The RNA shown here (small-subunit ribosomal RNA) has 1601 nucleotides and comes from a Pseudomonadota bacterium. Its mean pLDDT, the model's own confidence on a scale to 100, is 81. Lineage of the source: Bacteria > Pseudomonadati > Pseudomonadota. Its Rfam family is "Bacterial small subunit ribosomal RNA".

[in-house]
RNA sequence: AUUUUGGAGAGUUUGAUUCUGGCUCAGAACGAACGUUGGCAGUGUGGAUAAGGCAUGCAAGUCGGACGGUAGAUUGUAAAUUCGAGGCUUUGCUGAGAAUUUGCAAUCGAGAGUGGCGAACGGGUGAGUAAUGCGUAGGUAAUCUACCUUUCAGUUGGGGAUAACCUGCCGAAAGGUGGGCUAAUACCCAAUGUGGUCCUCUGACGGAUGUCAGGGUGAUUAAAGAUGGGGAUCUGGGACAACUCAGACCUAUCGCUGAAAGAAGAGCCUGCGCCCUAUCAGCUAGUUGGUAAGGUAAUGGCUUACCAAGGCUAUGACGGGUAGCUGGCCUGAGAGGGUGGUCAGCCACACUGGGACUGAGACACGGCCCAGACUCCUACGGGAGGCAGCAGCCGAGGAUCAUUCACAAUGCGCGAAAGCGUGAUGAUGCGACACUGCGUGGAGGAUGAAGGCCUUCGGGUUGUAAACUCCUGUCAUUCGGGAACAAGAGGUAGGACUCUAACAUAGUCCGGCUUUGAUAGUACCGAAAGAGGAAGUCACGGCUAACUCUGUGCCAGCAGCCGCGGUGAUACAGAGGUGACGAACGUUGUUCGGAUUUACUGGGCGUAAAGGGUGCGUAGGCGGUUGUAUGUGUCGAGUGUGAAAUCCCACUGCUCAACGGUGGAAUUGCACCCGAAACUAUACAACUAGAGUCCAGGAGGGGAGAGUGGAAUUCUCGGUGUAGCGGUGAAAUGCGUUAAUAUCGAGAAGAACGCCGGUGGCGAAGGCGACUCUCUGGAAUGCGACUGACGCUGAGGCACGAAAGCUGGGGGAGCAAACAGGAUUAGAUACCCUGGUAGUCCCAGCCCUAAACGGUGUGCACUUGGUGUUGGAAGAGUUGAUCCUUCCAGUGCCGGAGUUAACGCGUUAAGUGCACCGCCUGGGGAGUACGGCCGCAAGGUUGAAACUCAAAGAAAUUGACGGGGGCCCGCACAAGCGGUGGAGCAUGUGGCUUAAUUCGAUGGUACGCGAAGAACCUUACCAGGGCUUGACAUUCCAGGAUGUAGCUUUGCCGAAAGGCAGAACGACCGUAUCCAAUCGGAACCUGGAACAGGUGCUGCAUGGCUGUCGUCAGUUCGUGCCGUGAGGUGUUGGGUUAAGUCCCGUAACGAACGCAACCCUUGCACUUAGUUGCUACUUCUGGUUAUCCCAGAAGGCACUCUAAGUGGACUGCCCUUUUUGGGAGGAAGGAGGGGAUGACGUCAAGUCAGCAUGGCCUUUAUGCCCUGGGCUGCACACGUGCUACAAUGGCCGGUACAAUGGGUUGCAAAACCGCGAGGUGGAGCUAAUCCCAAAAAGCCGGCCCCAGUUCAGAUUGGAGUCUGCAACUCGACUCCAUGAAGCCGGAAUCGCUAGUAACGGCGCAUCAGCUACGGCGCCGUGAAUACGUUCCCGGGCCUUGUACACACCGCCUGUCACAUCAUGGGAGCCAUUUGCACUGGAAGUCAUCCUACUGAUUUCGUGUAACAGCGAAUAAGUGGAUGCCGAAAGUGUGGGUGGUGACUGGGAUGAAGUCAUAACAAGGUAGCCGUACGGGAACGUGCGGCUGGAUCACCUCCUUU
Repeated sequence: AUUUUGGAGAGUUUGAUUCUGGCUCAGAACGAACGUUGGCAGUGUGGAUAAGGCAUGCAAGUCGGACGGUAGAUUGUAAAUUCGAGGCUUUGCUGAGAAUUUGCAAUCGAGAGUGGCGAACGGGUGAGUAAUGCGUAGGUAAUCUACCUUUCAGUUGGGGAUAACCUGCCGAAAGGUGGGCUAAUACCCAAUGUGGUCCUCUGACGGAUGUCAGGGUGAUUAAAGAUGGGGAUCUGGGACAACUCAGACCUAUCGCUGAAAGAAGAGCCUGCGCCCUAUCAGCUAGUUGGUAAGGUAAUGGCUUACCAAGGCUAUGACGGGUAGCUGGCCUGAGAGGGUGGUCAGCCACACUGGGACUGAGACACGGCCCAGACUCCUACGGGAGGCAGCAGCCGAGGAUCAUUCACAAUGCGCGAAAGCGUGAUGAUGCGACACUGCGUGGAGGAUGAAGGCCUUCGGGUUGUAAACUCCUGUCAUUCGGGAACAAGAGGUAGGACUCUAACAUAGUCCGGCUUUGAUAGUACCGAAAGAGGAAGUCACGGCUAACUCUGUGCCAGCAGCCGCGGUGAUACAGAGGUGACGAACGUUGUUCGGAUUUACUGGGCGUAAAGGGUGCGUAGGCGGUUGUAUGUGUCGAGUGUGAAAUCCCACUGCUCAACGGUGGAAUUGCACCCGAAACUAUACAACUAGAGUCCAGGAGGGGAGAGUGGAAUUCUCGGUGUAGCGGUGAAAUGCGUUAAUAUCGAGAAGAACGCCGGUGGCGAAGGCGACUCUCUGGAAUGCGACUGACGCUGAGGCACGAAAGCUGGGGGAGCAAACAGGAUUAGAUACCCUGGUAGUCCCAGCCCUAAACGGUGUGCACUUGGUGUUGGAAGAGUUGAUCCUUCCAGUGCCGGAGUUAACGCGUUAAGUGCACCGCCUGGGGAGUACGGCCGCAAGGUUGAAACUCAAAGAAAUUGACGGGGGCCCGCACAAGCGGUGGAGCAUGUGGCUUAAUUCGAUGGUACGCGAAGAACCUUACCAGGGCUUGACAUUCCAGGAUGUAGCUUUGCCGAAAGGCAGAACGACCGUAUCCAAUCGGAACCUGGAACAGGUGCUGCAUGGCUGUCGUCAGUUCGUGCCGUGAGGUGUUGGGUUAAGUCCCGUAACGAACGCAACCCUUGCACUUAGUUGCUACUUCUGGUUAUCCCAGAAGGCACUCUAAGUGGACUGCCCUUUUUGGGAGGAAGGAGGGGAUGACGUCAAGUCAGCAUGGCCUUUAUGCCCUGGGCUGCACACGUGCUACAAUGGCCGGUACAAUGGGUUGCAAAACCGCGAGGUGGAGCUAAUCCCAAAAAGCCGGCCCCAGUUCAGAUUGGAGUCUGCAACUCGACUCCAUGAAGCCGGAAUCGCUAGUAACGGCGCAUCAGCUACGGCGCCGUGAAUACGUUCCCGGGCCUUGUACACACCGCCUGUCACAUCAUGGGAGCCAUUUGCACUGGAAGUCAUCCUACUGAUUUCGUGUAACAGCGAAUAAGUGGAUGCCGAAAGUGUGGGUGGUGACUGGGAUGAAGUCAUAACAAGGUAGCCGUACGGGAACGUGCGGCUGGAUCACCUCCUUU
């Protein structure tokens, strides 16, 4: 400077996080289809399936200027016949003209025929084809080419047929076949030969087979005329002199023939590129090449004969599957991926298969022959046909149009031309199929109308939307006007030029005139009228823009993924509203994108999927330093090509746009050529740093073979010795008096090698461990020398390869799968024990796999360190050793940068790079099936699919959990005391029963709980009887009254409620001066409307309250810091505490809720106050004689007490330490005792029946009232209690000491009555005054004497009392009588640590009474024990493992059973395809043969004056036969594919099936891998291996001090 303008993400695995990884969505597109809806126009586009079958019409003809001829028409002429206007000389003439017929001539001319050209183009389709194809670049010196253009040379002389036509025959038809005539630009002969071809010679050129040019004696090889014009001459015809016609002659145009070029087209050949599959690895006999011949336009095994044995293949041959190829089209940032419809280029095909003919061109879509299938006609003998041309029909299908108009335009064929033909084409029609444009109105308009919907009832929203007012007129409608596309060609009078002898004709050009439109009365223009005719579809949980109501109730349904729906669904259905797009909108399908999810651009492999078990090494890939050359790759310039269309840019035409036109750019490619030489490559020459060789001394469980050794085990023998041994958690099986075990000695056998021994050594890995010898491999170190890139990696290949296992032969001590027995257990095919066989060992041969692991391929290079250890070397120093320093090689740990998702790795990389190999692409199905290869087998190796899921997974985090660990606490255990569980009763619950037994509470945390009190009431339940604006609240409307409300009361029915009918008394407020009345109000009644009411449902819609963990010590926040993040830190650690209490330390510093304290009570003291309390003291009175005692009174407040305040206890003091700890004083000491107080949260804990409350349900009932019943029902089970079982007791008598409380609808004294419950009574007390009220255990005395009792008191009978309308169901109490079970309680289990347990009584609430033995309090008497934290239970903190997170009551495996689905095997069966062999042999080409027929114009003979004629021969043709090849068809035998198949194998899926519990925690036997055996099943066991094992201890190493 130029060019380039472009790349977005989201949801879903988890309690949460990061990552890996799949699935899904948002975009664009389409020859689309379906659903709903649908105004107009333009431009495109439309059989994708059955290359299935087709009725009907059309799609290829044309030329008379090639030819014979012709129906017919017209004209002329002649004749005949008929008619005949008019005229005239008028009964007759003349006669224009007309008609008909015939002859001749001319012109036009349909149909058919001969001939020419075309029909090989145009049009259709995509079956086949993976290369005989396409694309691109080349070659053809190996070729052809009708028509067209140019050039050269010709166009002479003859001849015989044949169709048409006429006529005969056969046939239903299609058609065939005789006889007779005729023409040509048809056919044939001859001449000529510019030339061509053959032969031959020369030269030039080329890389080459060869080509080109030139020469030559020779051989061979052409033709056709048609039309127009012409003047002189000639010939012939017309009766023919004139005249006329035809020809000769000349000429023009168009043809014809030979040759050479061009253009355009075609053939053949070559390089490169073009899908999947190796579960297709070997293929090939014309196969590869050569020689010769044939064939072709032409090369060539294209074909044949002979010869040789080649050719292709891992750079994928051969086989299988699929498919027309391309320009392009869609998508994408691009690279790519997908695709090949319309348009354009090429190819292939034309009912299926085969074949040739004609022709310039075909092996021919609308030609021929044959075979086959199918359809049609038929007289049954035989024939006809081919829509993948345009329309159209049937069929199949989710699905794709008119049996239209025109040759006006553009093209094509023929023709001299006019012209004819043309379903090519141009047009129109149909389809919202696509793209594009336009419209369905615009402006104003708030009572924010009505209606709808929602509502917190106030309103909001639909909404300026509508109505209404004023406008406009696109499109559609009606009327009127009205194009372009048309250029001409031709004709015609004229002009110019050319040809020509010509002024003719013809041709070219010029301008003039004439004339052609399917679309179409269309586009367009104008006018008229009126907002009039024109909006839907989908969505609204998140992704994803858009929300409410109603209905439904895991139903109906939705769903692209996640997921919605089980009574408050923004997710289903409807409605209102909203959002998006809009004549469309959604859905479905397909492709690309997003997906960097196959990664060239642009991924990975320690643990997520992924490193081969290890080495050696072939091909291949990659490769050190220097120089030279070449120019392979590479880079630059140029040339050719890369068709057009498309895409892009500019300009431009349709009103715009879509669409179109012109030009440019681009076409990233290929080929040729010129240049550059750094890198790469190749060749040559060198080098030494890579690699290797030699040498030296060392290290080593490296390998193989042979030999030797001791300890131990077992066995045998002998000795000693006696009853047990052995084994286990505990046992038993087993062994042992035939002497075991134990012990001593001797012997035998096999296997393994203690200590040393060590994250020490060696090896490629597997692996290797006593000692000695022999043989042998490798590595490290060191000093030099040598070779000179010899290197690295390594697909296939080869070798090695633990254990188990296999084959054969040995061996066999110990151990030990299988097996047997004993235990354990619900079972125990296990774990434990006793035995025990393969095997383990050796030799030979297989097997070839492991968690074959460092889960980390090999090699090289680079990149801070520290510290061990092994081997070697050097240095310093030393007598020497040790030590120290340094280097190299190995082997460990820690750690920096860096890296990683994290964990971690970190010079031994998982860091940074290079080279090469292997491997991965969601989970399951499955390392399975089928096939191949290997193996004796077991099995190994290679290795899918259908189907199914939305996850599977890695690391780390927080919890929870563990039959993990550590620390700590608690009446948790232990140590004690007393209970429960047994009895009877009470009470609650379950169950059963019932008309109802109302409801709730249900592990801990329900069960003497709600209920601090069910006879009626309560009451909610049941039966029956009643009421319906209601028992209760508020409001409204209408009516009622000469007595309303209310109260009292009567009668009848009734169980009552209630109903019906009366009587007496008798109100309130306002208005007016008062009274009465009236009016109005209030109240009331009746009727009506809103509404009331509901202990009906939902505690899983809620508030409030409560329980529980737990009075446990925890739970969090702000800021900061660490981590990608969830999170962590703080809050962990060391101590300590009852305590996250406090101290110290500390990337944390602070803070909050909890703890503690503040509050109440109790314990000590003080102060104040003193009635109803107290009475020491003083005085008085009475009882009395009394100074004692009792009672009372007045003082008094000391004491007790009461109730207000204060003090006191705080580590304040002492000892010690760091805190704990100890001590003193003190009433009290380390929180003095007790209470209230309950963090964040958990349990969808409990309660809708205490109350409140959303929603739902009910409304003459699920509401309300009443009577009676029930809640109390009883084969049974459980919980909580009471009373007991007795002598620490029972009974009797006497006697002592409390506190908390309660009392006017009440507590009630004294006194009297009753055995008693109680009755009578009524003093006192609204309470420190009076009463309840007696405290009881206790103490004193007596009796009982161990028994079912003088224990115990249930049950039952009788008689009573009290409360109450009422004690039957169903009260309590009293008295008399009765006198059951029970003699201390199985497994198990509960409470309690001091004024506690235990024992004893007292009070209160509820309440008419009571079921209270319950609950809440009060006082009296008043203990025992705690060594301690191993264990049980619960809890707290730290740590560890985890596959759990609904959180261990978790998760989860396999068999079996059932249902569904896909799939493997399977005796076979069926279909299809293909190979090989044989049979078969149509048509046809080629070859050969036969001469059966035809037979020349040519030749010969004869004949003629010459022809003619006759005869023969021959070219040629027809026919026939044979042969090679050869389609269909057939037979046999293989291969592939698909379908089906009794039965069978596993697999997948499925709210609640069975058996176990294998795995996850140490998962209760650590797990897993390989292998072997066994077992209902998960699995168990043996052998070897791994850590991807917890816990404890030890060793080593490291870090810090």